This is a predicted structure of a 90-nucleotide RNA (Glycine riboswitch aptamer) from Hyphomonas sp. Rfam family: Glycine riboswitch aptamer. About the family: This family represents the bacterial glycine riboswitch. The organism belongs to Hyphomonas, within Bacteria.
[in-house]
């Protein structure tokens, strides 16, 4: 050096109520409480297509919403791109 994984920068990146009452505040927004209706791509769960070193394991973008979201901001699986770092391989 190279290729794979991880972390760490940008960038792209969906779905669903700026929902109702009271609460607090100067006031909007946000918190908090209590009810309603939704959403699936942080996380967890759970079925197995699938896969493997096979009797034991790994396991989805499915499937459930515990949680987490429902204007924007934030976050967001995945994808590109980057140089550095760890681990593995060759």
């Nucleotide at each position: 050096a190279c290729u794979g994984c991880u972390a760490c920068u940008c960038g792209g990146g969906a779905g669903a109520g700026u929902g109702u009452a009271a609460u607090u505040c100067a006031a909007u927004a946000a918190u908090u409480u209590a009810c309603c209706g939704c959403c699936g791509a942080a996380g967890g769960c759970g079925c197995a297509a699938c896969c493997g070193c096979c009797c034991c394991g790994g396991a989805a973008a499915c499937g459930c919403u515990c949680a987490g979201g429902c204007a924007a901001a934030c976050g967001g699986a995945c994808c590109g791109a980057g140089a550095u770092a760890g681990c593995a391989g060759u």